The part of an RNA shown here (small-subunit ribosomal RNA, 5' domain) has 504 nucleotides and comes from an uncultured bacterium.

Context: one part of a larger RNA
RNA sequence: GACGAACGCUGGCGGCGUGCUUAACACAUGCAAGUCGAGCGGAAAGGCCCCUUCGGGGGUACUCGAGCGGCGAACGGGUGAGUAACACGUGGGUAACCUGCCCUCAGCUUCGGGAUAAGCCCGGGAAACUGGGUCUAAUACCGGAUGUGACACAUGGCCGCAUGGUCUGUGUGUGGAAAGAUUUAUCGGCUGGGGAUGGACUCGCGGCCUAUCAGCUUGUUGGUGGGGUAAUGGCCUACCAAGGCGAAGACGGGUAGCCGGCCUGAGAGGGCGACCGGCCACACUGGGACUGAGACACGGCCCAGACUCCUACGGGAGGCAGCAGUGGGGAAUAUUGCACAAUGGGCGGAAGCCUGAUGCAGCGACGCCGCGUGAGGGAUGACGGCCUUCGGGUUGUAAACCUCUUUCACCAGGGACGAAGCUUUUGUGACGGUACCUGGGGAAGAAGCGCCGGCCAACUACGUGCCAGCAGCCGCGGUAACACGUAGGGCGCGAGCGUUGUCC
Numbered sequence: 001g002a003c004g005a006a007c008g009c010u011g012g013c014g015g016c017g018u019g020c021u022u023a024a025c026a027c028a029u030g031c032a033a034g035u036c037g038a039g040c041g042g043a044a045a046g047g048c049c050c051c052u053u054c055g056g057g058g059g060u061a062c063u064c065g066a067g068c069g070g071c072g073a074a075c076g077g078g079u080g081a082g083u084a085a086c087a088c089g090u091g092g093g094u095a096a097c098c099u100g101c102c103c104u105c106a107g108c109u110u111c112g113g114g115a116u117a118a119g120c121c122c123g124g125g126a127a128a129c130u131g132g133g134u135c136u137a138a139u140a141c142c143g144g145a146u147g148u149g150a151c152a153c154a155u156g157g158c159c160g161c162a163u164g165g166u167c168u169g170u171g172u173g174u175g176g177a178a179a180g181a182u183u184u185a186u187c188g189g190c191u192g193g194g195g196a197u198g199g200a201c202u203c204g205c206g207g208c209c210u211a212u213c214a215g216c217u218u219g220u221u222g223g224u225g226g227g228g229u230a231a232u233g234g235c236c237u238a239c240c241a242a243g244g245c246g247a248a249g250a251c252g253g254g255u256a257g258c259c260g261g262c263c264u265g266a267g268a269g270g271g272c273g274a275c276c277g278g279c280c281a282c283a284c285u286g287g288g289a290c291u292g293a294g295a296c297a298c299g300g301c302c303c304a305g306a307c308u309c310c311u312a313c314g315g316g317a318g319g320c321a322g323c324a325g326u327g328g329g330g331a332a333u334a335u336u337g338c339a340c341a342a343u344g345g346g347c348g349g350a351a352g353c354c355u356g357a358u359g360c361a362g363c364g365a366c367g368c369c370g371c372g373u374g375a376g377g378g379a380u381g382a383c384g385g386c387c388u389u390c391g392g393g394u395u396g397u398a399a400a401c402c403u404c405u406u407u408c409a410c411c412a413g414g415g416a417c418g419a420a421g422c423u424u425u426u427g428u429g430a431c432g433g434u435a436c437c438u439g440g441g442g443a444a445g446a447a448g449c450g451c452c453g454g455c456c457a458a459c460u461a462c463g464u465g466c467c468a469g470c471a472g473c474c475g476c477g478g479u480a481a482c483a484c485g486u487a488g489g490g491c492g493c494g495a496g497c498g499u500u501g502u503c504c
Base pairs, nucleotide, nucleotide: 001503002502003501005500006499007498008497009496012371013370014369015368016367017366018364019363020329025327026326027325029324030323031322034071035070036069039068040067042064043063046062047060048059049058050057051056078282079281080280088206089205090204091203092202093201094200097199098198102195103194104193105192106191107190108189109188110144111143112142113141119134120133121132122131123130124129150174151173152172153171154170155169156167157166158165159164180187181186182185208254209253210252215245216244217243220242221241222240223239224238225237226236227235257279258278259277260276261272262271263270264269284305285304286303287302288301307318308317309316310315335361337360338359339358343357344355345354346353347352374404375403376402377401384395385394386393387392408445410440411439412438413437414436418431421428422427448493449492450491451490452489453474454473455472459488460487461486462485463484469476470475
């Protein structure tokens, strides 16, 4: 000097930041991912209309529960356990690859079929849930046609970086597409090329400690055939060979997410990786796959385990390292708040809905910064306190008193920007009656903490008497202690001041 700090004493206001560093310990409760009726059959509820025996019935689709279907749920948010690794950083490679939504280009959008949920009927179960029968729809599912192109083989030209690449080259063959909706204009669907974005794999180099770890390795190292993948590859498998790594530190052990950066320092360097941003890993513990463009999936599924809960004992339910909040641990770390107004995201043609992302508010002097606690005058240098050589000195222009001012706080009145967009008649701001402006009263409501032997700025008195105590080091205290305690005075900083811890 610095800090995500803590502790002690003290504490007026504001702005901007920041706040479980420990138990990746366990979690009550609420919320954190839905949306689309312009995909579908429909109508549980409300609205509207009609009928009514006043019980209810019918219609409509304004609207919409549940269901089928689509997209999203792989983003956003959290944490740092694991990981010494192509995890990360940086620079390359892919002639070995994928990419929903988006942009662009070319072409197409044809003919049929059978189901099923919801509904209705019957049943099982305490519940979670579930069985049977029957009816029905689709942008759900299946079959046929066509086919630019795709893929395979042959062949020609051109090219390269070895396998090879390329030409919307030519020929033959292979198995394959589609879906409609609302309404007059859109939104869609299918195939293929290109782009963009995102991702995957691979390589060079770089960044911890330990030799009181010296040898390590059998899918091990390489090859061939096969499998698998979007794709290369011992990734996997069969066979063959016997290799591969290592004092330039293999293997083992310990520690640790990595980086942009942050702190310090003249720099070189050292330390750190909280907030913010990028990447990675994880989601009760371990394992596994399914769906999908994308996951081996925090608020999905299955299995096993530990734990908790419900139970009618047969069986079920759960996963806060999301936001709040609780217990526990700890020196220690906040509200079970408001709003989708803005920014961004998902769905939707849109209106809009959802959004603990986000925007704000609350709490904490935890940090940085700003402001205030008054200003000018005022000597008989008052009273009081302290000291005294008893003359006086000092506190001290300090107070009183006089003249002013009113920042901040308080009261009253006015009162935003942030709003672009959407809807168009109107309307739409959580923050917020906040910021800000104007007016009002009155010095009024607002100062402490540490230190004063040397280092180190600031000295006397009394008490105590190696006691009580102080102390970072040197050292103070045993009867005149500037070093202990108190007081007066002083010095330093100031809404803070000290102490402790850690790093330079």
Its mean pLDDT, the model's own confidence on a scale to 100, is 86. Rfam family: Bacterial small subunit ribosomal RNA.